[in-house]
RNA sequence: GGCUCUGUAGUUCAGCGAUAGAACAUCUGUCUCAUGAGCAGAAGGUCGGGAGUUUAACUCUCCCCAGAGCCA
Repeated sequence: GGCUCUGUAGUUCAGCGAUAGAACAUCUGUCUCAUGAGCAGAAGGUCGGGAGUUUAACUCUCCCCAGAGCCA
């Protein structure tokens, strides 16, 4: 330098045009003498950045950034 893949909640990951979700973690309640576990609930996201296409973009296209791999 070229090619491919990845980037979504604090963490690990789903979601591949039509309301952004799960588990764990955190907080509150319940339970307990107390803690933990269990149970119920809540909060937490400008979906890496920008532009384009579309009635509508996490999703499709282009550029950039970061990371991983392959080739030279």

Predicted 3D model of a 72-nucleotide RNA (transfer RNA) from a marine sediment metagenome. The sequence is in RNAcentral, with records from MGnify. Its Rfam family is "tRNA". It is annotated as a transfer RNA. Its family is annotated with triplet codon-amino acid adaptor activity in the Gene Ontology.